[in-house]
RNA sequence: CGAGUCGACCGGGUAGUCGCAUUUCGCUCGAGAGGGCGGAUUGAGGAAAGUCGGGGCUCCGCAGGGCAGGGUGCUCGCGAAACGUGAGUCACGGUGACGUGCAGGAAAGUGCCACAGAGAAGAAACCGCCGAUGGCUGGGGCAACCCAGUACAGGUAAGGGUGAAACGGUGCGGUAAGAGCGCACCAGCACGAGGGGUGACCUUCGUGGCUUGGUAAACCCCACCCGGAGCAAGAUCAAACGUGGGAGGCCCGCCCGGCCGGUCUCGGUAACGAGGCCACUCCCGAGGUAGAUCGCUGAGAUGGAUGGCUACACAGCCCUGGUAACAGGGUGGACAGAACCCCGCUUAUAGGUCGACUCACCAU
RNA sequence: GCCCUCGUAGCUCAGGGGAUAGAGCAUUGGCCUCCGAAGCCAUGUGCGCAGGUUCGAAUCCUGCCGAGGGCG
Numbered sequence: 001c002g003a004g005u006c007g008a009c010c011g012g013g014u015a016g017u018c019g020c021a022u023u024u025c026g027c028u029c030g031a032g033a034g035g036g037c038g039g040a041u042u043g044a045g046g047a048a049a050g051u052c053g054g055g056g057c058u059c060c061g062c063a064g065g066g067c068a069g070g071g072u073g074c075u076c077g078c079g080a081a082a083c084g085u086g087a088g089u090c091a092c093g094g095u096g097a098c099g100u101g102c103a104g105g106a107a108a109g110u111g112c113c114a115c116a117g118a119g120a121a122g123a124a125a126c127c128g129c130c131g132a133u134g135g136c137u138g139g140g141g142c143a144a145c146c147c148a149g150u151a152c153a154g155g156u157a158a159g160g161g162u163g164a165a166a167c168g169g170u171g172c173g174g175u176a177a178g179a180g181c182g183c184a185c186c187a188g189c190a191c192g193a194g195g196g197g198u199g200a201c202c203u204u205c206g207u208g209g210c211u212u213g214g215u216a217a218a219c220c221c222c223a224c225c226c227g228g229a230g231c232a233a234g235a236u237c238a239a240a241c242g243u244g245g246g247a248g249g250c251c252c253g254c255c256c257g258g259c260c261g262g263u264c265u266c267g268g269u270a271a272c273g274a275g276g277c278c279a280c281u282c283c284c285g286a287g288g289u290a291g292a293u294c295g296c297u298g299a300g301a302u303g304g305a306u307g308g309c310u311a312c313a314c315a316g317c318c319c320u321g322g323u324a325a326c327a328g329g330g331u332g333g334a335c336a337g338a339a340c341c342c343c344g345c346u347u348a349u350a351g352g353u354c355g356a357c358u359c360a361c362c363a364u
Numbered sequence: 365g366c367c368c369u370c371g372u373a374g375c376u377c378a379g380g381g382g383a384u385a386g387a388g389c390a391u392u393g394g395c396c397u398c399c400g401a402a403g404c405c406a407u408g409u410g411c412g413c414a415g416g417u418u419c420g421a422a423u424c425c426u427g428c429c430g431a432g433g434g435c436g
Stems, first nucleotide, its partner, number of pairs: 002359009013312006020043002023040007045335001049346002052344005057230004069226005074088005089103001090101004104221002109219002111215003126160002128156003133153002135150006168186006187211001189208008234294004243285006249259001261278007314333001316331006365435007374389004382419001392406004412428005
């Protein structure tokens, strides 16, 4: 100097003024409910968002066990808990700083592995290789048999080729050709022993059979865990209508009906008569609807406050002048916005600050 | 507040691990016709985004984004 990685933080400031909402004090109006004026106090976020995970709180449910269903799945720590977080182990990606990971089991079982390829888990043979064996052909030999050829029966899995993946790799021996068939080394697996680590795990040695493909974010198996609803949860008070009991005049305990009752109109001085209309009245409950209050908050509503203006500085951007430092003028600050509370995660976010580190190049 | 469903071409929908992702209508061009319609042929366009599992993802898993709907 260039290209990158990771982490932390701010995310508009100060003052004035006019408003809004909560709480509270004083004065005042009002019978009360409540209203008015003035003062003080407090008043959004890193995400208040998405409602993804966990909890508090509240109500309902609940003998015990099992099945079904669902969730979680390396280790240690933190944490009330968590699909949280810190550090690590392992795997993968990156030259590196670093990043990503629902990271138990594939020798319990089942399924799947397209196309290509001989063959995709069971073994299999397209091009090849092979005359050791059987067969066939030719030759030799008195004969047993020998020699040569041949890929028909067969042997083989080295080499080629296909594929994401081909049944350990390399070398030597061995063989007719070959092959863990034998051996050495390497890789991997299982078992045993030692060492390090709290642990996941790492590492060393020995033995074994010589090798057991991948996929469980396919079914499944294993281990552990799991009641439901949500502040419109829920709690308290409690109209109207309806309803239960009792009392209030009579026949009569109930029903029907009548007298009786209230009120209006007409007639009448009045008593009273005729007609119309209305109809039980009071007291004590139960339940809980409307409604109200609480739940509710060091912001806290229940149609939802947290805003506007001015001035001064500040970052950024634009224009002009200037080589530049700079000067003048203009513009101008994202995402968004509480509604029971808390812990996390995720998503959106103009611009800015700080720190740690890596790689490449150059110079010394 | 608590839940559910869906996202594939311009529109309506199939495809639910195997490669060129289809169908109908629509677009565009051509044929046909005197012209138009219908018909025939051809044609382009795509799996909401990101990460992961897998040899391989539209499909499976996780997290987001968007749309629609239900209940109290």

Source information
Two RNAs folded together computationally: RNase P RNA and transfer RNA, 436 nucleotides in total. It holds a member of the Rfam family "Bacterial RNase P class A". The family's RNA type in Rfam is ribozyme.